[in-house]
Context: one part of a larger RNA
RNA sequence: CGCACGAAACUUGAGGGGGUUUCUCUUUAGUACGAGAGGAUUUGGAGGGACGUACCUCUGAUUUCCCAGUUGUCACGCUCGUGGCACGGCUGGAUAGUCAAGUACGGCUUGGAUAAGCGCUGAAAGCAUAUAAGCGCGAAGCCAUCCCCAAGAUGAGGUUUCGUUGAGUCCCCUGGAAGACUACCAGGUUGAUAGGCCGGGUGUGUAAGGUGGGUAACCAUCUCAGCUAACCGGUACUAACGGACGAACG
Numbered sequence: 001c002g003c004a005c006g007a008a009a010c011u012u013g014a015g016g017g018g019g020u021u022u023c024u025c026u027u028u029a030g031u032a033c034g035a036g037a038g039g040a041u042u043u044g045g046a047g048g049g050a051c052g053u054a055c056c057u058c059u060g061a062u063u064u065c066c067c068a069g070u071u072g073u074c075a076c077g078c079u080c081g082u083g084g085c086a087c088g089g090c091u092g093g094a095u096a097g098u099c100a101a102g103u104a105c106g107g108c109u110u111g112g113a114u115a116a117g118c119g120c121u122g123a124a125a126g127c128a129u130a131u132a133a134g135c136g137c138g139a140a141g142c143c144a145u146c147c148c149c150a151a152g153a154u155g156a157g158g159u160u161u162c163g164u165u166g167a168g169u170c171c172c173c174u175g176g177a178a179g180a181c182u183a184c185c186a187g188g189u190u191g192a193u194a195g196g197c198c199g200g201g202u203g204u205g206u207a208a209g210g211u212g213g214g215u216a217a218c219c220a221u222c223u224c225a226g227c228u229a230a231c232c233g234g235u236a237c238u239a240a241c242g243g244a245c246g247a248a249c250g
Stems, first nucleotide, its partner, number of pairs: 001152001005163007015149004021049006033038001051106005059100004066093005071086006110144003117137004168245004172188005193239003196235005203227002209222005
């Protein structure tokens, strides 16, 4: 831009893509078969490998500053307590998120038309013949069944609702388990969108200060304390201000 008014939702599926994998054990059965050695077709059951999809409850990895310990040095006048730098200084843990080595699930099945092959009926050719007319069975393969995209499918489909008494959309703003940008999604005071605050959770592991004890390092107690990112809720305290376009023709 088109899809002959403008929009917003929900859809049909022409067509396209993906997947459709493989092994072992076991029952049938040491059976059929075979002199023996050996050793099934078939049927049912179970467990794996690789691959794929989703997720983070568990097991773990990461977690650049969430907590603690600690070395050297410098600073805050000193003590205490803190802070800077040294690979996050080093070390022990670790939430959310992300991830696999973790967890769950998947390949099934059932139809249709067939290949090789096996048949029924059956003439030409009084017989015979699966074939010439006709009718069947038959594969991990083909077409569907499963999953995904999909009306620029210009053959541009369908349904519902709304609209000059303005439907709806955009810029802008607050943001996001969305994201390179864009897009997408949640919101914009008729508001919980983000921050703050409050409560909870989680993590760390018992803060500072006081008191008691010890020559001291330090220990005990107030104290499962103090602090706590991204987590779960609540709460308008702060910030969501302010603008534009827009459809009965072509």